[in-house]
Context: one part of a larger RNA
RNA sequence: GGAUAAACGCUGGCGGCGUGCCUAACACAUGCAAGUCGAACGUCCUCUCUGGCUUCGGCCAGAGAGGGAGUGGCGCACGGGUGAGUAACACGUGGGAACCUGCCCUCAGGUGAGGAAUACCACCGGGAAACCGGUGACAAGACCGCAUAGGCUCACCUCGUGAGAGGAGAGCAAAGCUCCGCAAGGGGCGCCUGGGGAGGGGCCUGCGGCCGAUUAGCUAGCUGGUGGGGUAAAAGCCUACCAGGGCGACGAUCGGUAGCUGGUCUGAGAGGACGAGCAGCCACACUGGGAUUGAGAACGGCCCAGACUCCUACGGGGGGCAGCAGUGAGGAAUUUUCGGCAAUGGGGGAAACCCUGACCGAGCAACGCCGCGUGCAGGAAGACGGCCUUCGGGUUGUAAACUGCUUUUCUCAGGGACGAGGAUGGACGGUACCUGAGCAACAAGCUCCGGCUAACUACGUGCCAGCAGCCGCGGUAAGACGUAGGGAGCGAGCGUUGUCC
Numbered sequence: 001g002g003a004u005a006a007a008c009g010c011u012g013g014c015g016g017c018g019u020g021c022c023u024a025a026c027a028c029a030u031g032c033a034a035g036u037c038g039a040a041c042g043u044c045c046u047c048u049c050u051g052g053c054u055u056c057g058g059c060c061a062g063a064g065a066g067g068g069a070g071u072g073g074c075g076c077a078c079g080g081g082u083g084a085g086u087a088a089c090a091c092g093u094g095g096g097a098a099c100c101u102g103c104c105c106u107c108a109g110g111u112g113a114g115g116a117a118u119a120c121c122a123c124c125g126g127g128a129a130a131c132c133g134g135u136g137a138c139a140a141g142a143c144c145g146c147a148u149a150g151g152c153u154c155a156c157c158u159c160g161u162g163a164g165a166g167g168a169g170a171g172c173a174a175a176g177c178u179c180c181g182c183a184a185g186g187g188g189c190g191c192c193u194g195g196g197g198a199g200g201g202g203c204c205u206g207c208g209g210c211c212g213a214u215u216a217g218c219u220a221g222c223u224g225g226u227g228g229g230g231u232a233a234a235a236g237c238c239u240a241c242c243a244g245g246g247c248g249a250c251g252a253u254c255g256g257u258a259g260c261u262g263g264u265c266u267g268a269g270a271g272g273a274c275g276a277g278c279a280g281c282c283a284c285a286c287u288g289g290g291a292u293u294g295a296g297a298a299c300g301g302c303c304c305a306g307a308c309u310c311c312u313a314c315g316g317g318g319g320g321c322a323g324c325a326g327u328g329a330g331g332a333a334u335u336u337u338c339g340g341c342a343a344u345g346g347g348g349g350a351a352a353c354c355c356u357g358a359c360c361g362a363g364c365a366a367c368g369c370c371g372c373g374u375g376c377a378g379g380a381a382g383a384c385g386g387c388c389u390u391c392g393g394g395u396u397g398u399a400a401a402c403u404g405c406u407u408u409u410c411u412c413a414g415g416g417a418c419g420a421g422g423a424u425g426g427a428c429g430g431u432a433c434c435u436g437a438g439c440a441a442c443a444a445g446c447u448c449c450g451g452c453u454a455a456c457u458a459c460g461u462g463c464c465a466g467c468a469g470c471c472g473c474g475g476u477a478a479g480a481c482g483u484a485g486g487g488a489g490c491g492a493g494c495g496u497u498g499u500c501c
């Protein structure tokens, strides 16, 4: 000098774009952050209409609208947060073979005939609650046999060195809903089996990137083989037996530190330092462990244990902000318990649409970068005041006053968007922007002035009070302390401190 997720002191007008708990992965009140589908299914409640009955209380049937929970489907494994752990195939990059893949695209074939349950519900019961039990009835694209098999899986035979080809055997499917139509029939969305693809993922591996030798030896499933098991899949992944291997000064093991990368900062570069925001990957979700469901696994799922916390009728129950806001605590220090689904994107749905603290916006903060303003011109051999003075004067200084002008900004009024790719639909927002009117009006500070280093005098103080980045100033004329006048630098900032180059 540059840089900063900064903080502190003094000061502070506006706008645009960014950024904003680096500390306690400390504890959390409250609200919201993942639902959706009635075109899969049965049902309950409310209201309206129509018809029938009526003892005038209402009841039954049908249609329509709305709502509730339940069965079922898809989603909840994405999106969002954090960096604790991890020195590891975690990451980066380049290879590899023994794998999986819902939704999507594509190709081929199929969608036949049946059955038994169950939630909601009704009745009974237990409990303070959370909830739970018994009996009974009923539905489906929920569940289960059966049939069929282009095909797939498993084992066998023949041919072939092999990839594979042929043959025979066993096992394996499915679901309906809706629209048009009087119907026949047709369309759409689905469902099943198999092949291919796209995208996603699991696994192995070469190479690369921290410190310590005041850590020198480490290893018992440890290294290899065989049999068996196991996985979607290779493999000591697991197990029994056998062999005795494997790693290490090219640093094993141990200890410390740390998420990794694209990148960011600096530097002429080489290099050094860093990894906040944005993007990719990984890991974690109160701490530890476990399984279940599923194509895929668990932040706002389940179970167990623990710590903490809340409710309780003392028998027993509930909870997990490292989601968005917000609270306490810690700290030098970090924001609103805001608006909207209008856009982009995501989930569900045939759709209408619903959900979405992702996101888009607004709010707060000079935290950063950038832009603008705080006026412009004229105006005295030069007012007043201040300061200095050799008492002549000098300086502040065209600075002010005063005169003329302008209106960025500001205030008021009027108009008023783009963002919405055919129509409807705009949170932002009556915002940006445009036009008109009005007042120089509402807007300058901070640090420094001994040398380095740009800028000097006076007074006070008297090794005191104090300054200080280094050298060093201060003990009676201090350009170095304090104040004043003047000056220098930067400017809505200026200094200080921390950190990196």
Base pairs, nucleotide, nucleotide: 001501002500003499004498006497007496008495009494010493013372014371015370016369017368018367019365020364021330026328027327028326030325031324032323035074036073037072040071041070043068044067045066046065047064048063049062050061051060052059053058081284082283083282091208092207093206094205095204096203099201100200101199104197105196106195107194108193109192110191111190112146114144115143121136122135123134124133125132126131151172152171153170154169156167157166158165159164176189177188178187179186180185210256211255212254217247218246219245222244223243224242225241226240227239228238229237259281260280261279262278263274264273265272266271286306287305288304289303290302308319309318310317311316336362338361339360340359344358345356346355347354348353375405376404377403378402385396386395387394388393410438411437412436413435414434415433419428445490446489447488448487449486450471451470452469456485457484458483459482460481466473467472
Record summary: A computed fold for a 501-nucleotide part of an RNA from a mine metagenome, annotated as small-subunit ribosomal RNA, 5' domain. RNAcentral holds the full RNA, with entries from SILVA. The prediction has a mean pLDDT of 87. Its Rfam family is "Bacterial small subunit ribosomal RNA". Its family is annotated with structural constituent of ribosome and ribosome in the Gene Ontology.